[in-house]
RNA sequence: UUUGAAAAAAGGCAAACCAAUUGUGAGGCUGGGACGCAAAGCCAUGGGUCUUCAGGAAAGAAGAAUGCCAGGUCGCCAAA
Numbered sequence: 001u002u003u004g005a006a007a008a009a010a011g012g013c014a015a016a017c018c019a020a021u022u023g024u025g026a027g028g029c030u031g032g033g034a035c036g037c038a039a040a041g042c043c044a045u046g047g048g049u050c051u052u053c054a055g056g057a058a059a060g061a062a063g064a065a066u067g068c069c070a071g072g073u074c075g076c077c078a079a080a
Stems, first nucleotide, its partner, number of pairs: 001080004012037002017032003021028002035067001041073003045070003049064005
């Protein structure tokens, strides 16, 4: 640098749900939990999704989530 995530090693993350707390809400945070994950590390950049506000509607404004699909960036292991 390329390929891969079958096996192995070191490990890591943590859906639903439950409890507490916070937010108008989508959601966030802490603990338990474990469906899954080779980027389920990081970045709301593009598309899509969701919430609130506003609107007759269309257009709009402010937000949320990267465990929806891309993109950017860094990285563990194995093989070449």